Predicted 3D model of a 75-nucleotide RNA (transfer RNA) from a Candidatus Aenigmatarchaeota archaeon. Rfam family: tRNA. The coordinates come from a structure-prediction model, not an experiment, and the mean pLDDT is 80.

[in-house]
Order: sequence, then structure tokens, then C1' cells
RNA sequence: GCUCCUCUCGUCUAGUUCGGUCAAGGACAAAGGCUUCUCACGUCUUAAACACGGGUUCAAAUCCCGUGAGGAGCA
Repeated sequence: GCUCCUCUCGUCUAGUUCGGUCAAGGACAAAGGCUUCUCACGUCUUAAACACGGGUUCAAAUCCCGUGAGGAGCA
């Protein structure tokens, strides 16, 4: 330098195939409540995310282009 892959709550991840049933779900962690003499366990609730910019579309986490970060291969 060229080609390809990945990027979603604090962490891990579902959803991308086929755009709409998603005000983006789950687990762990966090905060609060109930329970308990207290803690733990259990249970209920809450907050928290689509890497960034642009485009297509009635509608984009999902499609297209670029940028960034990480990775693999070739030279």
C1' cells in the first nucleotide's frame, strides 16, 4: 500500500439474513424498595447503549459512502 472482518447500556450479548410488531430486549454489575434482629438469599422497581459524519427512504441499529478504532490476510 491492497483486500476482508468487527464496533449496541459499566461488562457480556440478542436484534442486522428479510428496513416497520423496538418509546432497542436479556444476563451480570449498580441504585432504591419489600423481606430479615442484621447480613446474605429471594423478590420488585429504576437508571443506563446502536463508534462518528453524511446519504437513500414515508420510516435506518439494520441499506450505501466516508472517517475513526481494533483485528486478519497478501505484498